[in-house]
Source information
The RNA shown here (FMN riboswitch aptamer (RFN element)) has 145 nucleotides and comes from a Syntrophomonadaceae bacterium. It was read from a public genome assembly, where an Rfam model found it. It matches the Rfam family "FMN riboswitch aptamer (RFN element)". Gene Ontology term of the family: FMN binding. Rfam's curators write: The RFN element is a highly conserved domain that is found frequently in the 5'-untranslated regions of prokaryotic mRNAs that encode for flavin mononucleotide (FMN) biosynthesis and transport proteins. Lineage of the source: Bacteria > Bacillati > Bacillota > Clostridia > Syntrophomonadaceae.
RNA sequence: AGGUUCCUUCGGGGGCCGGUGAAAUUCCGCACCGGCGGUGUGUCUCCGGCAGAGGAGGCGAGCCCGCGAGCCCGGUUAGCAAGGCCGGGUUGACCCGGUGAGAAUCCGGGGCCGACAGUAAAAGUCUGGAAGGGAGAAGGGAGCU
Repeated sequence: AGGUUCCUUCGGGGGCCGGUGAAAUUCCGCACCGGCGGUGUGUCUCCGGCAGAGGAGGCGAGCCCGCGAGCCCGGUUAGCAAGGCCGGGUUGACCCGGUGAGAAUCCGGGGCCGACAGUAAAAGUCUGGAAGGGAGAAGGGAGCU
């Protein structure tokens, strides 16, 4: 330095607003929120040094690529079922200008999106499955090359 295995912890945010109405945190107005990995011309810290060039590390996309969760189908565990595992399907949204070698990511401007079930009125924000699950992240132990 690389990879193997075991364990621990962490791992989703937002309306007690106003209006209408018999009734709406669901409509209208205004507001607020944005999981995980990658990419990312920017920025910060350190090194370098007269100044630099350059190097190392951190942060940096809801709408670019992918993942997870949800929903559906099939298989398997299994004689039946819950659950687990495997596979498949489905799963929303971005343009313009500037800078630059390079930008749907940076700067400026303007837009758009948001699972399923419930609710005397239709939900990204309320209630619920969920003190769940999970992409992954951090730390520790053992041993191998």